[in-house]
Order: sequence, then structure tokens, then C1' cells
RNA sequence: ACAACAACUAAGCUGAAUCCCAACGAUGUUGGGUACGGAGGAACCAACUAGAGGGGUUAAUCCAAUAAAGUACUUUGGUAGGGAACCUUCUUUCCCGAACCCGUCAGCUAACUUCGGAAGCGAAUAUAGAAGGAGAG
Repeated sequence: ACAACAACUAAGCUGAAUCCCAACGAUGUUGGGUACGGAGGAACCAACUAGAGGGGUUAAUCCAAUAAAGUACUUUGGUAGGGAACCUUCUUUCCCGAACCCGUCAGCUAACUUCGGAAGCGAAUAUAGAAGGAGAG
């Protein structure tokens, strides 16, 4: 000097998931709130026959083939939809398209009732361009 691997840091990214206060057996635990999110629940309206039930959070649905043998769980390809570094739109490139919960029960829904307020990634110059904004100087 070059290359490879690993660790640390964290300008930042996905997401509703940020911030504050108090106590204690104290560097963590517990409790109370909170930005921000979800569910149940009248009238009116809408819907109304069926089990292989139905429903909810989420972008995460659905289709074809294949495997399997049960309606489904495998594998491959696509797809509704979603994400990418100040914001929006268009084009373009790259990626995700999972998981969990309720328990035979829930349409919408004022009053009202109730729950969450996590987790994970990050040295790749973040995907580039155009137009309009914002902000800084």
C1' cells in the first nucleotide's frame, strides 16, 4: 500500500411504539402518565344460511404449477399491497410480500368501554434523475 474477516461507533432506516415523573431492595426493577396507534359498542343504513366456522392487528393478500394426502402446511414462479436517508409527484433501480392473536363471537356505529405505546437493522456514499416545495446560508 492492497485485499479479506470480525468488532466498535451511529449521521440515520422500518415501525403506532416517542417523551416525562416518582419510588426502591439501584445503573436495574417497579409504578404512574404521554406524543402516537388499535379493538368492542346504538339509531339509521347495510347484510342475512353455514362449516372445510367466523373474525382481528399488519404492506404482508391472492393465483398457477409441484409436493403432499387432510380443505391447507413443501417447493418454484408470479401477484394485491408496501419500503429505500428533508417532503410531494413522475420515471427508474434494488428489496419485502412474514408472523401473531381471539375462541363459535364481533357489519357500520354517537355516548361509553377497553388495549398497545415493542422489536429489529445500520459504514452500503444511503437508487438515481426531473419538477415543485421546505430548510440553511
Record summary
c-di-AMP riboswitch aptamer (ydaO/yuaA leader) from Lutispora sp., 137 nucleotides, folded computationally. Its Rfam family is "c-di-AMP riboswitch aptamer (ydaO/yuaA leader)". Rfam describes the family as follows. This family represents a conserved RNA structure found upstream of the ydaO and yuaA genes in Bacillus subtilis and related genes in other bacteria. The coordinates come from a structure-prediction model, not an experiment, and the mean pLDDT is 76.